[in-house]
A computed fold for a 467-nucleotide part of an RNA from an uncultured bacterium, annotated as small-subunit ribosomal RNA, 3' major domain. The RNAcentral record of the full RNA draws on ENA. Its Rfam family is "Bacterial small subunit ribosomal RNA".

Context: one part of a larger RNA
RNA sequence: UGACGGGGGCCCGCACAAGCGGAGGAGCAUGUGGUUUAAUUCGAUGAUACGCGAGGAACCUUACCCGGGCUUGAACGUAAGAUGAAUAUAGAGGAAACUUUAUAGCCUACGGGCGUCUUGCGAGGUGCUGCAUGGUUGUCGUCAGCUCGUGCCGUGAGGUGUUAGGUUAAGUCCUGCAACGAGCGCAACCCUUACACGUAGUUGCCAGCAUUUUAAGGUGGGGACUCUACGUGAACCGCCUACGCAAGUAGAGAGGAAGGUGGGGAUGACGUCAAAUCAGCACGGCCCUUAUGUUCGGGGCUACACACGUGCUACAAUGGCAUGUACAGAGGGCAGCUACCACGUGAGUGGAUGCUAAUCUUAAAAGCAUGUCUCAGUUCGGAUCGGAGUCUGUAACUCGACUCCGUGAAGUUGGAUUCGCUAGUAAUCGCACAUCAGCCAUGGUGCGGUGAAUACGUUCCCGGGCC
Numbered sequence: 001u002g003a004c005g006g007g008g009g010c011c012c013g014c015a016c017a018a019g020c021g022g023a024g025g026a027g028c029a030u031g032u033g034g035u036u037u038a039a040u041u042c043g044a045u046g047a048u049a050c051g052c053g054a055g056g057a058a059c060c061u062u063a064c065c066c067g068g069g070c071u072u073g074a075a076c077g078u079a080a081g082a083u084g085a086a087u088a089u090a091g092a093g094g095a096a097a098c099u100u101u102a103u104a105g106c107c108u109a110c111g112g113g114c115g116u117c118u119u120g121c122g123a124g125g126u127g128c129u130g131c132a133u134g135g136u137u138g139u140c141g142u143c144a145g146c147u148c149g150u151g152c153c154g155u156g157a158g159g160u161g162u163u164a165g166g167u168u169a170a171g172u173c174c175u176g177c178a179a180c181g182a183g184c185g186c187a188a189c190c191c192u193u194a195c196a197c198g199u200a201g202u203u204g205c206c207a208g209c210a211u212u213u214u215a216a217g218g219u220g221g222g223g224a225c226u227c228u229a230c231g232u233g234a235a236c237c238g239c240c241u242a243c244g245c246a247a248g249u250a251g252a253g254a255g256g257a258a259g260g261u262g263g264g265g266a267u268g269a270c271g272u273c274a275a276a277u278c279a280g281c282a283c284g285g286c287c288c289u290u291a292u293g294u295u296c297g298g299g300g301c302u303a304c305a306c307a308c309g310u311g312c313u314a315c316a317a318u319g320g321c322a323u324g325u326a327c328a329g330a331g332g333g334c335a336g337c338u339a340c341c342a343c344g345u346g347a348g349u350g351g352a353u354g355c356u357a358a359u360c361u362u363a364a365a366a367g368c369a370u371g372u373c374u375c376a377g378u379u380c381g382g383a384u385c386g387g388a389g390u391c392u393g394u395a396a397c398u399c400g401a402c403u404c405c406g407u408g409a410a411g412u413u414g415g416a417u418u419c420g421c422u423a424g425u426a427a428u429c430g431c432a433c434a435u436c437a438g439c440c441a442u443g444g445u446g447c448g449g450u451g452a453a454u455a456c457g458u459u460c461c462c463g464g465g466c467c
Base pairs, nucleotide, nucleotide: 008467009466010465011464012463013462015458016457019421020420021419022418023417026313027312028311029310030309031308032307033306034304035303042053043052064299065298066297067296068295069294070293076122077121078120079119080118081117082116083115084114087104088103089102090101091100092099093098106113107112124288125287127286128285129284133282134281135277136276137275138273140271145184146183147182148181149180150179151160152159153158164175165174166173190265191264192263193262195233196232197231198230199229200228201227205222206221209220210219211218236259239253240251241250242249243248315414319373320372321371322370323369324368325367331362332361333360336355337354340351341350342349343348380411385406386405387404388403389402390401391400427450428449429448430447431446432445433444
C1' cells in the first nucleotide's frame, strides 16, 4: 500500500423478508460422471462445466475403431523430362475405393496450347504444449470505480487530490478543504417502443360518391381514417407548493400520450481468476513423414447394475372429451410456399392455380357457446409393446420423423434442501425462424394472446461499494 476479520459505521442488489410459480418424488427427452466397449473421438468441471462448443452424428459430417488401398500424395504453384491422354462404353476382380483388359478418343496459325505420368522443390497432420502466444470469450459487474500531470507533505515506501458535510442510480452534483486541473469509466450522443404534426399514397386503407356480386376494397375513384417509412416536435424538476446556503428531495399538485434515467436494447473502465479456447482461425517450439498423412467399406459417437444437472409431460373438474365459433405479431418462401378440387379414417397422394411477394401463400392456441364425464388410477395420465402404413433419402437393421388400430406402465402434488420472478413482469397459451434432404427440437433465438400477487422493513443469509 493492499487483502482479510464470527471489528465498527454508512449504503446498495429478487440478497433476505412479503408473495406467485417451480425443481428435489414419477415417466420420458437431453447433457455429464461412472462403467462397459475393438471404438464408445475431443474439449468444457464451484460460482464462471453439465439442452455447453454441436444454429440439427443413418452415409457424409467424423476427428474414434476394424479391415481394404495410395505414398509428391486429396488441393495449388514452379522447373525439367517423357507422353497422348483425360474421359466414355463393355468385360473381369472387389464390400467399395480402386486395380486390370479391350474398343473409341486432343487442338494448332506448327511457335505452341491442353491434359496425364515421372523426377525435384515447396506438401499434409482435429498430433503435443492455452503454463510460449495473437485474436476472441466468461466472471467479479453495468459494480462505480481506476488513474495521470503539476504542486504540496513525507528520509522513504507512499500520501494528498479521490477524504469531510450533504445529495444521487452513479467519483452524479453542491459546499468546504494544499491542492489545481485532466484522462478512462458514469451520464448523454445510437437503435427500438409509447404521442402528435408534416411529406408521400402502392402492393396497404375505404369515410363520402358510383358500380358489380351468393359473398369480398372486387372495380371506377378517393387521401379523410388505419397503416407503412422518412423528417420534425415533445420531458427539462420546465411550472406550482413545502424544506434546503446550494446540489437536490417530497407532493393521489397542474398541464400532458408520456414525470422525474418514461419502458427495452446496444454499450462492459484499470484489472482479477498462469480462468477458457493450439479442435473456428492464426502462430513459436516439439513430434509423425510407405504414416500421427490420405482414401474407401462397415461399425462407433445412440452402449447401460448406477449417480448428478437441465427440461418436457403429468398426477386432473379453474379439468378431460365432442361439436360450433372469434381475435395476433414477427418471420419464411422458386430444387420453394402452395390457394382450390378429388381420393384416403389419417400421416399423405394425384391434379391444378397464384406468388421472386405490404399483391400470392404459410397461418394460431388458450378464449367464447352448447353438450357430456362426477372424483374413480377414471372418458385423468400417456410410457411401453404388437400390427398396419406415409414421407425424406442410393440407403431408415444397428439408428429417422409422422399416421392409424390395439395395448394402457409409473404417477393421487413429491424428504432434507433448493431455483426464478417487482408489471405488461411472473404464470399460462400458441406462432415463426436459424440449422436442415429428413430428423430424434421437449433445445435455442424471436413474436404476439390472456394476465396476477406481494414488498412492513434491512435484524439475519449471500454478493458488492465507501470510510